Transfer RNA from a candidate division CSSED10-310 bacterium, 74 nucleotides, folded computationally.

[in-house]
C1' cells in the first nucleotide's frame, strides 16, 4: 500500500429480495413465590444499527468518503 471480512442495547447476537423504525438469551428493573435469598414464574426498561453523505415513498440492508478492529499479501 493492495485485497477480504467486521462495527447492530450493558453482553452475545439475528434481521430473507430494501417493507411493521430492530427478534431470542443472558444481564437489569418491578412484582409474586420465600423469613430472607436462590431458583423459579409474570411484567417492563434499554440500541434509531461506528461517523458524515448519497439513492428511495421507504435504508441496519444499496453507493460514496471517513475512523476504528481481524486476516492475507508485497
Nucleotide at each position: 500500500g493492495c485485497g477480504g471480512g467486521g462495527a447492530u442495547g450493558g453482553u452475545g447476537a439475528a434481521a430473507c429480495u430494501g417493507g411493521c423504525a430492530a427478534a431470542c438469551a443472558c444481564g437489569c428493573u418491578u412484582g409474586a413465590c420465600u423469613u430472607a435469598g436462590a431458583a423459579u414464574c409474570a411484567a417492563g426498561a434499554g440500541a434509531c444499527u461506528g461517523a458524515g453523505g448519497g439513492u428511495u415513498c421507504a435504508a441496519a440492508u444499496c453507493c460514496c468518503u471517513c475512523u476504528c478492529c481481524c486476516c492475507g499479501u508485497a

It matches the Rfam family "tRNA". Rfam classes the family as a transfer RNA. Its family is annotated with triplet codon-amino acid adaptor activity in the Gene Ontology. About the family: Transfer RNA (tRNA) molecules are approximately 80 nucleotides in length.
Model confidence (mean pLDDT): 80 of 100.